Model confidence (mean pLDDT): 78 of 100. A computed fold for a 137-nucleotide RNA from a Clostridiaceae bacterium, annotated as c-di-AMP riboswitch aptamer (ydaO/yuaA leader). Rfam family: c-di-AMP riboswitch aptamer (ydaO/yuaA leader). Its family is annotated with cyclic-di-AMP binding and regulation of gene expression in the Gene Ontology. The sequence was found by an Rfam model in a public genome assembly. Taxonomically the source falls in Clostridiaceae (Bacteria, Bacillati, Clostridia, Eubacteriales).

[in-house]
RNA sequence: AACACAAACAGGCAUAGUCGCCCGGCAAGGGGUGAACGGAGGACCCAAUUGAUUUUGGGGUUAAUCCAUGCAAAUGGUAGGGGUUCCUAUUACCCGCACCCGUCAGCUAACUCCGGAUGCCUUAAAUAGGAGGAACA
Numbered sequence: 001a002a003c004a005c006a007a008a009c010a011g012g013c014a015u016a017g018u019c020g021c022c023c024g025g026c027a028a029g030g031g032g033u034g035a036a037c038g039g040a041g042g043a044c045c046c047a048a049u050u051g052a053u054u055u056u057g058g059g060g061u062u063a064a065u066c067c068a069u070g071c072a073a074a075u076g077g078u079a080g081g082g083g084u085u086c087c088u089a090u091u092a093c094c095c096g097c098a099c100c101c102g103u104c105a106g107c108u109a110a111c112u113c114c115g116g117a118u119g120c121c122u123u124a125a126a127u128a129g130g131a132g133g134a135a136c137a
């Protein structure tokens, strides 16, 4: 000197997962209390049923279901989902996991309960149309 790595700050992405106040502390981690946002349980009516449901268990969160092959691992597809640092569309690309309840739950007003995490990117894919801004005249 170059390259790489780490930390901090900044700008972003997936997602409900962001923000305020208080305690503690140099700070961070942590604790408490609220709000944005999100999920579940729970009547009449309706649905379902004419007998029904019940191990062939059943159900919930999530985009993450389902099909075929396979002893299995897995492979190929698929419902569905995602990003271009303003928006929309098309093409291409990528994902299509995981966890929980515990024999039990249709919908569901009032009401009741719970979550409010985590993981990642750094010249961030192109094309078309639009929006907005800046500069110059």
Base pairs, nucleotide, nucleotide: 010122011121012120013119014118018035019034020033021032022031023030037115038114039113040112041111046106057104058101059100060099061098066077067076068075069074080095081094082093086130087129088128089127090126091125